Notes: A computed fold for a 94-nucleotide RNA from a marine sediment metagenome, annotated as Glycine riboswitch aptamer. Of the family's consensus pairs, 91% are formed in the model. Model confidence (mean pLDDT): 78 of 100. Its Rfam family is "Glycine riboswitch aptamer". Its family is annotated with glycine biosynthetic process in the Gene Ontology. Rfam's curators write: This family represents the bacterial glycine riboswitch.
[in-house]
RNA sequence: AUCCCUGCGGGAGAGUGCGGAUCGGGAGAGGAACCCCGCCGCCGCCGAAGGAGCAACCGCCCCGGAAACUCUCAGGCACAAGGGACCGCAGGGG
Numbered sequence: 001a002u003c004c005c006u007g008c009g010g011g012a013g014a015g016u017g018c019g020g021a022u023c024g025g026g027a028g029a030g031g032a033a034c035c036c037c038g039c040c041g042c043c044g045c046c047g048a049a050g051g052a053g054c055a056a057c058c059g060c061c062c063c064g065g066a067a068a069c070u071c072u073c074a075g076g077c078a079c080a081a082g083g084g085a086c087c088g089c090a091g092g093g094g
Base pairs, nucleotide, nucleotide: 003093004092005091006090007089008088009087010086015043017042018041019040020039023038024037025036026035044077045076046075050073051071052070053069057065058064059063
């Protein structure tokens, strides 16, 4: 140096659109209504967990390994949280 693990830091994209139910929560002095969030359906959308496909390329060349490209099965799309490829630093292992 390369590979793996751990910790810390950074880390994007995409509607909370329309309708419904009226159960839960929030706001409200209390109740109802209204409003907001959760829930269901429909449509739209994203791509950087994972998965799949093609391929430059590589190899021990029968065959196999292969992306940040492609597809969106999964996942995700108000704020927040969480997740997050990848990058940096530190430590450990082989």